The RNA shown here (transfer RNA) has 73 nucleotides and comes from Candidatus Peregrinibacteria bacterium CG10_big_fil_rev_8_21_14_0_10_49_10. It was read from a public genome assembly. Its Rfam family is "tRNA". It is annotated as a transfer RNA. Its family is annotated with triplet codon-amino acid adaptor activity in the Gene Ontology.
[in-house]
């Protein structure tokens, strides 16, 4: 250089035919304990890498573009 594939909570990952983005885990309050864990309720955290296009309307299509990994010169 060319080709692919991944990029979404603090971590590990869903998210269908384009319709206002969720789960586990952790972390705050509580409740329950003699007191931790464990369990239960609640709650906080996201411009879905980044820029532009298409649309009424993008996490999802389209171009660019960085980064990690794979394969091929």
């Nucleotide at each position: 250089c060319g080709g692919g594939g991944c990029g979404u909570a603090g971590c590990u990952c869903a998210g269908u035919u384009g319709g206002u983005a969720g789960a586990g885990u952790g972390c705050g309050u509580g409740g329950u304990u003699u007191g931790g864990g464990a369990c239960c309720a609640c709650g906080a955290g996201g411009u879905c890498g980044c820029u532009g296009g298409u649309u009424c309307g993008a996490g999802c299509c389209c171009a660019g573009u960085c980064g990690c990994c794979c394969c091929g010169a």